Predicted 3D model of a 136-nucleotide RNA (FMN riboswitch aptamer (RFN element)). It was read from a public genome assembly, where an Rfam model found it.
[in-house]
RNA sequence: AAUACGUUCUCAGGGCGGAGUGAAAUUCUCCACCGGUGGUGAUUUUUACAACAAAAUAAGUCCACGAGCACAGGGAAGUGUUGAUUUGGUGAGAUUCCAAAACCGACGGUGACAGUCCGGAUGGAAGAGAAGUAAU
Numbered sequence: 001a002a003u004a005c006g007u008u009c010u011c012a013g014g015g016c017g018g019a020g021u022g023a024a025a026u027u028c029u030c031c032a033c034c035g036g037u038g039g040u041g042a043u044u045u046u047u048a049c050a051a052c053a054a055a056a057u058a059a060g061u062c063c064a065c066g067a068g069c070a071c072a073g074g075g076a077a078g079u080g081u082u083g084a085u086u087u088g089g090u091g092a093g094a095u096u097c098c099a100a101a102a103c104c105g106a107c108g109g110u111g112a113c114a115g116u117c118c119g120g121a122u123g124g125a126a127g128a129g130a131a132g133u134a135a136u
Stems, first nucleotide, its partner, number of pairs: 001136001003134003007131005017031004033115001034105002036065004044056004060103002068081004085101005107119003
């Protein structure tokens, strides 16, 4: 240094502000606001350079996953389910860049229907980082 692991530790989700109606709404209507993890990627930055290159960063709507929900189970494993994008531009190449306009968001609760309030949750987890160990 790269690889592996019946190991340990830490971390791992944001957002209702204004107006209206009403007996009652952060739940409706208008405007506003938010975007988990890995991959891909033509962006941007830094380093190196003759050239190749290296590192960081980059998609809510692409690919895959997690949470959630349902079933089953003593438990663990398991099975099923699980949202949403177009148009134009540039170009050899973009659902990722640029521009514009759209769209989506578990379950239970509630004086009134919730992506944003309260609750399960001081939970779980895709995974990220560090340490340790092993042989090379």